[in-house]
Context: one part of a larger RNA
RNA sequence: CCCUGGGAGUUCUGAUCAUUGGCGAGGUUAAGCAGUAGAUCUGCGUAGCCGUAGGGAAACCGAAUAGUCCGCAGCCGUAAGGCGAGGGACUGGGUGUGCUCGCCCGGAGUCAAUGGUGGGAGACCUGAAGCCAGUCGAUCUAUGCCUGACCAGAUUGAAGCCCGACGAAAGUUGGGUGGAGGAUCAAACCGUUGCUGAUGUGCAAAUCGCUCGGACGAGUUUGGUAUAGGGGUGAAAGUCCAAUCGAGACUGGCAAUAGCAGGUUCCGCGCGAGACUACUCGUAGGUAGAUCUCUGUGAAGAUAGAAUGCGAUGUAGAGCACUGAUUGGGUGUUUAGGGGGAGCAAUCCCUCGGCACGCUGUCAAACUCCGAAGUUGUGUUCGUCGUAGAAGCAGGGAGUGAGCCACGGUGGGUAAGCUACCGUGACGAAAGGUGAAUAAACCAGCUCAGCGUUAAGGUCCCAAAAUUUCAGUUAAGUGUUAAUCACAAACGGCGUCCGUGGCCGAAGACAACCAGAAGGUGGGCUUAGAAGCAGCCAUCCUUGAAAGAGUUCGUAACAGAUCACUGGUCAAGCUUGCGGGCCCGUAAAAUGGACGGGGCUCAAACUGAAUACCGAUACGCUGACCCUCCGAAAGGAGAUGGGGUAGCGCGGCGAUGUGCUCGGGUAGAAGCGAGGUCGUAAGGUCUCGUGGACCGUGUACAUAUGAGAAUCCAGGG
Repeated sequence: CCCUGGGAGUUCUGAUCAUUGGCGAGGUUAAGCAGUAGAUCUGCGUAGCCGUAGGGAAACCGAAUAGUCCGCAGCCGUAAGGCGAGGGACUGGGUGUGCUCGCCCGGAGUCAAUGGUGGGAGACCUGAAGCCAGUCGAUCUAUGCCUGACCAGAUUGAAGCCCGACGAAAGUUGGGUGGAGGAUCAAACCGUUGCUGAUGUGCAAAUCGCUCGGACGAGUUUGGUAUAGGGGUGAAAGUCCAAUCGAGACUGGCAAUAGCAGGUUCCGCGCGAGACUACUCGUAGGUAGAUCUCUGUGAAGAUAGAAUGCGAUGUAGAGCACUGAUUGGGUGUUUAGGGGGAGCAAUCCCUCGGCACGCUGUCAAACUCCGAAGUUGUGUUCGUCGUAGAAGCAGGGAGUGAGCCACGGUGGGUAAGCUACCGUGACGAAAGGUGAAUAAACCAGCUCAGCGUUAAGGUCCCAAAAUUUCAGUUAAGUGUUAAUCACAAACGGCGUCCGUGGCCGAAGACAACCAGAAGGUGGGCUUAGAAGCAGCCAUCCUUGAAAGAGUUCGUAACAGAUCACUGGUCAAGCUUGCGGGCCCGUAAAAUGGACGGGGCUCAAACUGAAUACCGAUACGCUGACCCUCCGAAAGGAGAUGGGGUAGCGCGGCGAUGUGCUCGGGUAGAAGCGAGGUCGUAAGGUCUCGUGGACCGUGUACAUAUGAGAAUCCAGGG
C1' cells in the first nucleotide's frame, strides 16, 4: 500500500417548541394493590402535579358573564352597501402611593406519542503532557558497611644501617647496603583521548578498528547487606535509582480535562449565507444584533430601477476674498533690529531689514469668494413584486463572527504577492467559453436530450473560421502581449511620414564650380616683434558688382591659404521654427529559449474603415423530468422557476428483528458468479450457472441500521 470484517449524535432525566391524538374548566395519575393469557395487559389507587386571578416588599385587597367603533375571511344583497367569528382601537375594571405610570382582566388547558433544540449526566468518536492515591523495585546503577579475591616484567633508588676519609666535636663527604613513593616504563585489569575512522533497516536500542589514560592505589573486583520516589544516592554532570528520571515503574481515581487537531458511513428535491456591528482576562473561543431557513399570524401595500419637481451637501476642480505659506520689483512709514557715515554730544543721513498698501508670480488634509459629476431626503409618473397573500409581527432551527482579489477613492510605508479603511463587482459557495497554461480579468450564471443564432475572443498551419476588401504607417523581426506583469524612463536622432508658420527664390534662391575679395593702412596702444588674426581701445573713410580695421588655419613677425561679401555658369525650389505618428539609441545576469509554437515584411505587424464567417451549458426552437401555485378533476399559470459550500426545510431507498397478513422452497431457499432489464437516484427485478435448506411481499413497530479516509482496530496479502 491492497483486500475482508469492525468503527463515531446514543440512552435516561427534567425544560421548551411544533405536529398528531384523548378528555376539556378541567386534565392526569405515582408508588402500591387485585385479576390475568404473568418482564405484558386490564381494573383499582386522587397522595401529588399543572390549569381555573391578579397586583403588592408585605400587611392586604381583589377583576368586562360585550359598553362604543373599525374591519379580513365569510354570509346577505342586482348594485350601493349591510352584518361580521377570529383580529384591531377605545372605554370600563383589579392592584400598587399613582388615570401624565407599571403589571393584569371579556375562560383553554392538561395528559400522552413522535420530532427539533438546549441543561444535567463520559453525552458524537479518537488523542495529551499532567495531578493524586496505593503497591513493587538498589539482580542495572550511586554511596556506605561486612566478607573474600586480584595487580607479568622492567626502571628509579627516599629514610635507616654498615664501612672509609675529614673533623676537637656537632657533623660533612665518598662507597656500599637497603627498598620508600596517590614515583617511572609497560601487560593482565580498569578506562575511553583523537580519527569528529568503520557501522548507522548495525554484530550491537552505544558495537568494531587503530590511537590513547591509569596500572601499589582516593586501585580493581566476586558474594552478602543498607538507603525508596518530593524520597534515596551524588569527588555535583540535575548525575544515577532495572534500555524509563528537572521527580521511577505499575495499578487505580479515569471514558481526567483539551476554547486544540483528526475523523464522523445511503439517495433525491426546495431555499441558501457569513467572515460585518457591539461586549467579553477577549482576540485559535464565546454572547447579542444583522444576514440564512422553516412555521404561524397578518392584511394591502412594498420597492433595490428610470424620468422629473422641491430640498440637502462642500469632495474633484478652481481660486486667493479669509487663515497660513510664498517670487520679483515699487510706494509709504520716525519702523523692532544690524551695518556704515557726519557730529564733542544730543541727534541726523545712507543702506539692509520690519510693517502696511497696490502690481506681479505661486501653494494648502486640518484655507474657501466659488464649485461640479455624483450621493441622498421627500413627492409625482412609469417600471417591478403583491389578494395564487407582499410589507409588518411572533415563534422553532441554524451557520458565521481568521475572509480574499480586481477596479475606483484614501491613511501608513523607500517599497512589497505589504499594511489599515470606504464604494462596486467577483472568488469564497460558480460550472461553461476567452485570456497558451492560470480562484478573482473579459463574456456568461450549468435540470436532461437534440437542432440552430450569437457574446467575449478570433479566422496562414498546429486549430473551427478571410492567406477578405479599401487607404495609410513601420524595416526595427519593431511587432505579432486587452488587463494583471513577464512591462522600461529622462534625454538624444540629418531614420521616415503627416500637419502648421517664417526667410529666400525665374529681377535666378540653395548646393557645386569659375573669378574677385581692394586702397588709406603695418588703424592706435602694448610689445623684442604685434602687419585683419597674443592682448587692450576704437571700429572710420575711399574705390567699387562686392570686400570685416576681419571667420578659421598659418608665420618668430611678415608671407600664404580660407571665410564673410560680390559677379558668372547652372537651373527649381531652398532654408528654418513648432506640433504629431511609427521607428532607432539609451537597454547588463548567470544550462540553450521563447510572440503558446511554427512561422510572418504592400504581413500573418501597427493605424483607420468595411463585409462575411467561426465561436459558450448565453439566447431561440422542439421534446422530457421536477418544483411552486390555481383547480373537485380534466386542465392551466410561472413574461424572468430548477449552479451552490456552511446551514434550514421536505420526501424517499436499503439493513436487522418483532406482531399481523399473504406467499415461495429438494421439480432446489439463502449466499456467490455472469448477463439482461426498470427507476432521476439510493436501489428493484428477471434468466442461466453454482450451491444444498431455508426465504420473502404488504403493513405497523423497534433499532448496537448504511464507510473510503480517523499516522483508525483485527486478520490476511
Large-subunit ribosomal RNA, domain II from Marine group II euryarchaeote REDSEA-S30_B12, 717 nucleotides, folded computationally. The coordinates come from a structure-prediction model, not an experiment, and the mean pLDDT is 83.